[in-house]
Context: one part of a larger RNA
RNA sequence: GGACGAACGCUGGCGGCGUGCUUAACACAUGCAAGUCGAGCGGUAAGGCCCUUCGGGGUACACGAGCGGCGAACGGGUGAGUAACACGUGAGCAAUCUGCCCUUCACACUGGGAUAACCCCCGGAAACGGGAGCUAAUACCGGAUACGACCACCUCAGGCAUCUGAUGGUGGUGGAAAGCUCCGGCGGUGGAGGAUGAGCUCGCGGCCUAUCAGCUUGUUGGUGAGGUAAUGGCUCACCAAGGCUUCGACGGGUAGCCGGCCUGAGAGGGUGACCGGCCACACUGGGACUGAGACACGGCCCAGACUCCUACGGGAGGCAGCAGUGGGGAAUAUUGGACAAUGGGCGAAAGCCUGAUCCAGCAACGCCGCGUGAGGGAUGACGGCCUUCGGGUUGUAAACCUCUUUCAUCCAUGACGAAGCGCAAGUGACGGUAAUGGAAGAAGAAGGACCGGCCAACUACGUGCCAGCAGCCGCGGUAAUACGUAGGGUCCGAGCGUUGUCC
Numbered sequence: 001g002g003a004c005g006a007a008c009g010c011u012g013g014c015g016g017c018g019u020g021c022u023u024a025a026c027a028c029a030u031g032c033a034a035g036u037c038g039a040g041c042g043g044u045a046a047g048g049c050c051c052u053u054c055g056g057g058g059u060a061c062a063c064g065a066g067c068g069g070c071g072a073a074c075g076g077g078u079g080a081g082u083a084a085c086a087c088g089u090g091a092g093c094a095a096u097c098u099g100c101c102c103u104u105c106a107c108a109c110u111g112g113g114a115u116a117a118c119c120c121c122c123g124g125a126a127a128c129g130g131g132a133g134c135u136a137a138u139a140c141c142g143g144a145u146a147c148g149a150c151c152a153c154c155u156c157a158g159g160c161a162u163c164u165g166a167u168g169g170u171g172g173u174g175g176a177a178a179g180c181u182c183c184g185g186c187g188g189u190g191g192a193g194g195a196u197g198a199g200c201u202c203g204c205g206g207c208c209u210a211u212c213a214g215c216u217u218g219u220u221g222g223u224g225a226g227g228u229a230a231u232g233g234c235u236c237a238c239c240a241a242g243g244c245u246u247c248g249a250c251g252g253g254u255a256g257c258c259g260g261c262c263u264g265a266g267a268g269g270g271u272g273a274c275c276g277g278c279c280a281c282a283c284u285g286g287g288a289c290u291g292a293g294a295c296a297c298g299g300c301c302c303a304g305a306c307u308c309c310u311a312c313g314g315g316a317g318g319c320a321g322c323a324g325u326g327g328g329g330a331a332u333a334u335u336g337g338a339c340a341a342u343g344g345g346c347g348a349a350a351g352c353c354u355g356a357u358c359c360a361g362c363a364a365c366g367c368c369g370c371g372u373g374a375g376g377g378a379u380g381a382c383g384g385c386c387u388u389c390g391g392g393u394u395g396u397a398a399a400c401c402u403c404u405u406u407c408a409u410c411c412a413u414g415a416c417g418a419a420g421c422g423c424a425a426g427u428g429a430c431g432g433u434a435a436u437g438g439a440a441g442a443a444g445a446a447g448g449a450c451c452g453g454c455c456a457a458c459u460a461c462g463u464g465c466c467a468g469c470a471g472c473c474g475c476g477g478u479a480a481u482a483c484g485u486a487g488g489g490u491c492c493g494a495g496c497g498u499u500g501u502c503c
Stems, first nucleotide, its partner, number of pairs: 001503004006499005013370006019363002021328001026326003030323003035070003040067002043063002047061001048059004077281003087205007096198002101194007109143004118133001120131004149173006155166004179186002207253003214244003219241008256278004260271004283304005306317004334360001336359003342356001343354004373403004383394004407444001409439005417430001420427002447492005452473003458487005468475002
């Protein structure tokens, strides 16, 4: 000198764009953050309309609860753990899976038994549970058919060792499907290919410590088996005795990694906030279930700590989602609006949901832009300060004259963002915002640090090694340009200084 997710002191007019718990991965009141589909199903709790004997019934629009499907594994948060194939980069899988989507081939035949909702009864303070009876499906289960799967044999082609491929051929084993419809379609099953996503393996790369020198028994390898989508000590039985290490094993400390960011001429050094990619975690520890995908933040089970309810028998909870509260701290915001746009889930669609997102609010926290007026004006007014008492300086500064009106204020007009959807009507949170036109008046808007040298800017008074200053050297003990005040000056300017950290 530059930089910052900064803080503190003094000061503070406006706008645009960003950024905002770095500390306690501390504890959390309250609300919201994941639903949707009636074009899968049985139905009808509520609302509308009609009838009513006032008990109820019908109807279409719809639809609470329920069965069923898809989603809930995305999106959002955090950085605790992790020195590791976690990450980056480059390869490999002849050792793999992939819902929805796209292309393509073939098929969808025939049966069955339940169960929730509902009704009745019962238990419980509640959470919730038990029993009896009825019913439906794109829920569940048989049979048929099937190129594919598995087994045996045969043929051909190829390679990278185990082998791979030919929807190859023959025989055997066991295996699919679902309907709805407004008649336009939307779905279902099996196979092949694609796309996307994921899993696994390997080379290389990136912290400190030797005041850590030896470490290891599923350890290293083999055979066989189990398990997985899949290779593999991943697990198990048996066998062998191996494997790693001064090119730093093992141990300890620290730490999410990267694209990037800061600095520097570069080499390098530091760093990983915002944005993007990957990883890990979700009160702490463990476990599996469902599923294409989880060992699952707002799912389940067990244990633990904590909090809450209780009729004491038993139950409920998990903000490192968005706001918000307490606490910690030098320190970090609103319990806001809208789904209008972008994107996501569901749905044929209308649409519903969406604290993702888009906006608004707060904060000079940062960057950038603008303003606080412009021109004229000397007898150099008054006042202040200094003075050698002549004067000098503040100073064209003010007053005064002539102008201008950005921004702020007031009035009026008033958007783009809208594509789409919908028969049409219509549909913007931001927002009566931005912008434009008009009105009035210099009117509403300047401070901070410093002035001994480094380092740009000097005098007076007060103080008297006191009070104090100070980044270093050092100032102060009676004329202090170094302390305090004043005048003057210097540098920046809605900021200026200080502190901290990095280069």